Transfer RNA from a bacterium, 72 nucleotides, folded computationally. It was read from a public genome assembly. Its mean pLDDT, the model's own confidence on a scale to 100, is 84.
RNA sequence: GCCAGGGUAGCUCAGUGGUAGAGCAGUGGACUCAUAAGCCAUUGGUCGUGGGUUCAAUUCCCACCCCUGGUA
Numbered sequence: 001g002c003c004a005g006g007g008u009a010g011c012u013c014a015g016u017g018g019u020a021g022a023g024c025a026g027u028g029g030a031c032u033c034a035u036a037a038g039c040c041a042u043u044g045g046u047c048g049u050g051g052g053u054u055c056a057a058u059u060c061c062c063a064c065c066c067c068u069g070g071u072a
Stems, first nucleotide, its partner, number of pairs: 001071007010024004018055001026042004048064005
């Protein structure tokens, strides 16, 4: 350089056009003599960046940035 995959919450990841979710973590509550576990509630997102298509884009198209693998 070329090819493929990936970038979404603090972390690991879902989400194939119609208001973005789970688990863990965090916070609060209840329980307990106390702590942990378990239970209830809850915070947290410019969906890598910029354009395009569309009534509507995390999703489709283009360019760029970053990560992983392959290849000479």